[in-house]
Molecule: Bacterial RNase P class A
Organism: Candidatus Igneacidithiobacillus taupoensis
RNA sequence: GGAGUGGGGCAGGCGACCGCCGCGGAGUGAUCCGGGGAGGAAAGUCCGGGCUCCACAGGGCAGGACGCCGGCUAACGGCCGGGAGGCGUGAGCCUACGGAAAGUGCCACAGAAAAUAUACCGCCUAAGCGUAUACACGCUGGUAAGGGUGAAAAGGUGCGGUAAGAGCGCACCGCGCUUCCGGUAACGGAAGUGGCAGGGUAAACCCCGUCCGGAGCAAGACCAAAUAGGCGCACCAUACUGUGGCCCGCAGUGUGCGCGGGUAGGUUGCUGGAGCUGUCCCGUAAGGGCCAGCCUAGAGGAAUGGUCGCCCACGACAGAACCCGGCUUAUCGUCUCACUCCACUU
Numbered sequence: 001g002g003a004g005u006g007g008g009g010c011a012g013g014c015g016a017c018c019g020c021c022g023c024g025g026a027g028u029g030a031u032c033c034g035g036g037g038a039g040g041a042a043a044g045u046c047c048g049g050g051c052u053c054c055a056c057a058g059g060g061c062a063g064g065a066c067g068c069c070g071g072c073u074a075a076c077g078g079c080c081g082g083g084a085g086g087c088g089u090g091a092g093c094c095u096a097c098g099g100a101a102a103g104u105g106c107c108a109c110a111g112a113a114a115a116u117a118u119a120c121c122g123c124c125u126a127a128g129c130g131u132a133u134a135c136a137c138g139c140u141g142g143u144a145a146g147g148g149u150g151a152a153a154a155g156g157u158g159c160g161g162u163a164a165g166a167g168c169g170c171a172c173c174g175c176g177c178u179u180c181c182g183g184u185a186a187c188g189g190a191a192g193u194g195g196c197a198g199g200g201u202a203a204a205c206c207c208c209g210u211c212c213g214g215a216g217c218a219a220g221a222c223c224a225a226a227u228a229g230g231c232g233c234a235c236c237a238u239a240c241u242g243u244g245g246c247c248c249g250c251a252g253u254g255u256g257c258g259c260g261g262g263u264a265g266g267u268u269g270c271u272g273g274a275g276c277u278g279u280c281c282c283g284u285a286a287g288g289g290c291c292a293g294c295c296u297a298g299a300g301g302a303a304u305g306g307u308c309g310c311c312c313a314c315g316a317c318a319g320a321a322c323c324c325g326g327c328u329u330a331u332c333g334u335c336u337c338a339c340u341c342c343a344c345u346u
Stems, first nucleotide, its partner, number of pairs: 001342010012311007020037002023034004039317001043328002046326005051216004058248004063212005068082005083097001084095004098207002103205002105201003120147002122143003128139004155173006174196001175194008220268004230259006239253004275294004280289003
């Protein structure tokens, strides 16, 4: 100097004038004064909760979610650390990561054959038969090491052995089992033993383990108003109803449908929180603890807009609607920390 990897921050700022919303204070009131006023994703509504109601709410089946181990958290399908497998020269990154010896299914095409495996091209002439001077040919028989096909073909490499071959035997590797060592564990290492269940696929069905009530702020609570406490049909205690389905249990006494009539305004929920900031301590980290400080939008058809001046990194994606922890998606730029590789110079 170039090319990368992994984190963190910012999201226009300042001033003036007019305008909007809310809070606090003053005032009989009009009004005046002071402070404040959209995001890193507010988005998607995908997970998990807080909160409210059913409701006093139990058990099971079906169903759903997750899936290596350990930890964090209110909880999670999240986060952190580790293990295994894979990718990368590397810093690092990815994983829908339990079980194929419980069972069932599938593996197109090609290929002889994709599993109770098979013989297309081949190899053998040891053994048997026929022909033949011989080479050799044919039948019977042996074979799956070589070639071909394919993502994958009776575990791989080498040596021996054989008529030719084959874990047929041996060595090493792989695989299964047993024991020991290290580790909380996933797992790793070592030794012994066995010729050894042919592979893949569970993001196929399935098996195993863990977890799971439902509905949702249009939840709910209170005040006000209003009428027709109407009519009809069905079921009706051996019945019906009770916030996903079915069964049992429990509780209750009406339930469902259709027609018709009346009212619908306001307050609250609504922002002080699993809150934020900072020093120190514990922890590899996620995170936790003590102390101190701070209060930071609550609209209600939906509030922050307009003009001018200056600075600047020249503003992209984009606007809260009960709240919080995550995930995912969109995105102009800029600042900063640590690490890796390459080239050159000293």